[in-house]
RNA sequence: GGGGCUGUAGCUUAAUGGUAGAGCGUCUAUGCUCGACACCUAGAAGGUGCGGGUUCAAAUCCCGUCAGCUCCA
Repeated sequence: GGGGCUGUAGCUUAAUGGUAGAGCGUCUAUGCUCGACACCUAGAAGGUGCGGGUUCAAAUCCCGUCAGCUCCA
C1' cells in the first nucleotide's frame, strides 16, 4: 500500500428497510428484616464509530472515512 471481517447502553448481545429490545450492572422507590449496602417486587436513566447519499421511512442499502482484528505484498 491492497483485500476481508467487525463496530448498537458501563459490559455481553438481539432487531425482515417500518415503535431500537433483552440479560447483567447503575439509580430510585417498595416489601422482607432487629437492621442492612444482602434479597423480593416495581419503576427510571443510559444507544446504532463518524460524515454524506438513496428512500415516504436507514442500525439495516450505497459511497467516503476512523478504529480494532486478520490475510497478501